[in-house]
A computed fold for a 75-nucleotide RNA from a Microcaldota archaeon, annotated as transfer RNA. Taxonomically the source falls in Microcaldota (Archaea, Nanobdellati). Its Rfam family is "tRNA". Rfam describes the family as follows. Transfer RNA (tRNA) molecules are approximately 80 nucleotides in length. By type it is a transfer RNA.
RNA sequence: GGGCCCGUAGCUCAGCUUGGAUAGAGCGACGCUCUCCUAAGGCGAAGGUCAAGGGUUCAAAUCCCUUCGGGCCCG
Numbered sequence: 001g002g003g004c005c006c007g008u009a010g011c012u013c014a015g016c017u018u019g020g021a022u023a024g025a026g027c028g029a030c031g032c033u034c035u036c037c038u039a040a041g042g043c044g045a046a047g048g049u050c051a052a053g054g055g056u057u058c059a060a061a062u063c064c065c066u067u068c069g070g071g072c073c074c075g
Stems, first nucleotide, its partner, number of pairs: 001074007010027004020058001030044004051067005
């Protein structure tokens, strides 16, 4: 230098192919409950620039372009 894959909550990930209703799960952390206390259990609420910018569209996490970061392969 070239090709491919990945980037979504604090962590691990789904959703992307086939655009559509308010963006989700598990774990963690927090509050309440339970208990003599703790753990486990139960309940609740919070937590997001969907890597960034631009474009297409009535509508973009999803499609297109560029850039950034990570991984693999080739030279």